The RNA shown here (Group I catalytic intron) has 210 nucleotides and comes from a Cytophagales bacterium. The sequence was found by an Rfam model in a public genome assembly. The coordinates come from a structure-prediction model, not an experiment, and the mean pLDDT is 79. Its Rfam family is "Group I catalytic intron". Its family is annotated with Group I intron splicing in the Gene Ontology. The family has 12 seed sequences and 5,602 matches in Rfam 15.1. About the family: Group I catalytic introns are large self-splicing ribozymes. They catalyse their own excision from mRNA, tRNA and rRNA precursors in a wide range of organisms. The core secondary structure consists of 9 paired regions (P1-P9). These fold to essentially two domains - the P4-P6 domain (formed from the stacking of P5, P4, P6 and P6a helices) and the P3-P9 domain (formed from the P8, P3, P7 and P9 helices). A reference for the family is Cech (1990), "Self-splicing of group I introns", Annu Rev Biochem. NCBI's taxonomy places the organism under Bacteria, Pseudomonadati, Bacteroidota, Cytophagia, Cytophagales.
[in-house]
RNA sequence: CGCCGGACUUAAACAAUUUGAGUGCCCGGUUGGAAACAGCCGGAGUAGAACCGCUUAAAUUCGGGGAAACCUUAUCAGAAACGAUUGGCAAUCCCGAGCCAAGCCCAUUAGCGAAAGCCAGUGCGGAAGGUGUAGAGACUUAAUAGGCGGCACCUAAAUUCUCUUGUAGAACAUGGUGAAGAGAAAGUCCAGACCACAAAUCGUUGCACA
Numbered sequence: 001c002g003c004c005g006g007a008c009u010u011a012a013a014c015a016a017u018u019u020g021a022g023u024g025c026c027c028g029g030u031u032g033g034a035a036a037c038a039g040c041c042g043g044a045g046u047a048g049a050a051c052c053g054c055u056u057a058a059a060u061u062c063g064g065g066g067a068a069a070c071c072u073u074a075u076c077a078g079a080a081a082c083g084a085u086u087g088g089c090a091a092u093c094c095c096g097a098g099c100c101a102a103g104c105c106c107a108u109u110a111g112c113g114a115a116a117g118c119c120a121g122u123g124c125g126g127a128a129g130g131u132g133u134a135g136a137g138a139c140u141u142a143a144u145a146g147g148c149g150g151c152a153c154c155u156a157a158a159u160u161c162u163c164u165u166g167u168a169g170a171a172c173a174u175g176g177u178g179a180a181g182a183g184a185a186a187g188u189c190c191a192g193a194c195c196a197c198a199a200a201u202c203g204u205u206g207c208a209c210a
Stems, first nucleotide, its partner, number of pairs: 008022006023047003026043007051150006061097006070088002074085003098131003104126002106123004111118002135190001137189005151178004159171004163166001197206003
């Protein structure tokens, strides 16, 4: 520069637009912290920005609680609209027991080593995290998940240095930040619904692509 796609995520109402829930940005309060920053609570608007590489794929079970918008042939209230109750759907918010890959911690065994320690194995040991939590569900991949490392930025406690010796300056991370979506993401299968088509039929059965 060209082409293609997108307009934070998710659910609902065809679309428009709006509503519910969540996320970041901004402000306020509070708690922790030296600070950066983080947790919780609240507010208004808005969607600009929001890293990279390697590695792990196991458990995937049994139970429990909460949920808005929206819908509700029912009840209440109302002139009506709106509303309250009940029920439905469900984006999603969680809890208990059990269980779990790699890494980490602990215990223990073998080997190496003078030692510090290194390395391999074992553990119905542990913490974090996960599972439980898909459209009923099965499987594969692997990330926005777990682990390790790097990068960018912020802070500077401890430490080191400097002198004009201070509530000083400088350097430095072992401290932080780099959103949410996995209540199945990308797929294969399966399940359910609708439409079309075929079997003479709107029943029933079958069915490619989307």